The prediction has a mean pLDDT of 87. Predicted 3D model of a 360-nucleotide part of an RNA (large-subunit ribosomal RNA, domain IV) from Glutamicibacter sp. V16R2B1. The full RNA is in RNAcentral, with records from ENA.
Context: one part of a larger RNA
RNA sequence: UCAUGGUUAAGGAACUCGGCAAAAUGCCCCCGUAACUUCGGAAGAAGGGGGGCCUGCCUCGUGAGGGAAACUUGCUUUCCUGAGCGGGUGUGGGCCGCAGAGACCAGGGGGAAGCGACUGUUUACUAAAAACACAGGUCCGUGCGAAGUCGCAAGACGAUGUAUACGGACUGACUCCUGCCCGGUGCUGGAAGGUUAAGAGGACCUGUUAGACCCCUUUGGGGUCGAAGCGGAGAAUUUAAGCCCCAGUAAACGGCGGUGGUAACUAUAACCAUCCUAAGGUAGCGAAAUUCCUUGUCGGGUAAGUUCCGACCUGCACGAAUGGAGUAACGACUUCCCCGCUGUCUCAACCAUGAACUCG
Numbered sequence: 001u002c003a004u005g006g007u008u009a010a011g012g013a014a015c016u017c018g019g020c021a022a023a024a025u026g027c028c029c030c031c032g033u034a035a036c037u038u039c040g041g042a043a044g045a046a047g048g049g050g051g052g053c054c055u056g057c058c059u060c061g062u063g064a065g066g067g068a069a070a071c072u073u074g075c076u077u078u079c080c081u082g083a084g085c086g087g088g089u090g091u092g093g094g095c096c097g098c099a100g101a102g103a104c105c106a107g108g109g110g111g112a113a114g115c116g117a118c119u120g121u122u123u124a125c126u127a128a129a130a131a132c133a134c135a136g137g138u139c140c141g142u143g144c145g146a147a148g149u150c151g152c153a154a155g156a157c158g159a160u161g162u163a164u165a166c167g168g169a170c171u172g173a174c175u176c177c178u179g180c181c182c183g184g185u186g187c188u189g190g191a192a193g194g195u196u197a198a199g200a201g202g203a204c205c206u207g208u209u210a211g212a213c214c215c216c217u218u219u220g221g222g223g224u225c226g227a228a229g230c231g232g233a234g235a236a237u238u239u240a241a242g243c244c245c246c247a248g249u250a251a252a253c254g255g256c257g258g259u260g261g262u263a264a265c266u267a268u269a270a271c272c273a274u275c276c277u278a279a280g281g282u283a284g285c286g287a288a289a290u291u292c293c294u295u296g297u298c299g300g301g302u303a304a305g306u307u308c309c310g311a312c313c314u315g316c317a318c319g320a321a322u323g324g325a326g327u328a329a330c331g332a333c334u335u336c337c338c339c340g341c342u343g344u345c346u347c348a349a350c351c352a353u354g355a356a357c358u359c360g
Base pairs, nucleotide, nucleotide: 001355002354003353004352005351006350007349008348010346011345014344019341027051028050029049030048031047036041038173052095053094054093055092056091057090058088059087060086061085062084065081066080067079068078069077070076071074096100108339109338110337111336112335113334114333115331116330120132121131136171137170138169139168140167141166142165148157149156150155174326175325176324177323179256180255181254184253185252186249187248188247189246190245193244194243195242199238200237205232206231207230208229211225212224213223214222215221216220257275258274259273260272261271284318285315296312297311298310299309300308
């Protein structure tokens, strides 16, 4: 100096990102126990009192022994008394200590808010959570050789199930609710018209040349036309789904405006006008796990509060199953406050054990 324990005057969170760590609470019995609530809870709420040992009494259980009665005279039955032993959350008196759940073991509590209903699950080795799951809700598909999944197939799972079933997607107990938009994208349905592939079709054009004709005419050369066959290219016509098109569908993906004016103080605008849109954000909530400006403004709490709680609404950029708003219970979750408690601190000190270091 460090580590692990222990004690500490006065103060008691002034420490610190934050009461981290430590301290405190702790068991049993009795009294007593609020808001709120889904009536189950909350609750061990909170907050108080008692607890050892000795000895009486009371009471409960068992019941040796003794006594009495009856007859069926028995190892009989019934009644009374009752020592001893055991129990008591009962009651009185006494004794000791600083201390009687005497050690070990063994809840700190309360108020408010956010998120998630809950028990559960998770990053084996830095994250346990507000993430995942969940019961419940909704939509879509699937009529059985089901849809879906694995496999080239056979086949298997689904399921020895049958729409109160199975698969997929989203949401996530419960309560009150879930508004408007189908223009875009997707999905479903429709089939009149337009467009559209391979295939079918084969008009027309063309390559090759047996041959025919013409010219120079020379054993030869050049030009024009050209059947059949074999080829090349190929129009009209015919033809599916799809797309265009027409509808439906948002608990499908998603979206849910601007400007100007107006009331007898001012301010504001119930009101009016106008542009655009598929429709212009409804209920509820709102400086929020969302608010930039921002430590918004007001109120509460503090002597003093960028955090916290309650309001306001000017929502940069909340908003309704990408769910909205509440919510009892629950949480090794997050935030704020209070009581208790303390070496966290003011501000350190000493003790014990172990180690480093120094000396021998």
Lineage of the source: Bacteria > Actinomycetota > Actinomycetes > Micrococcaceae > Glutamicibacter.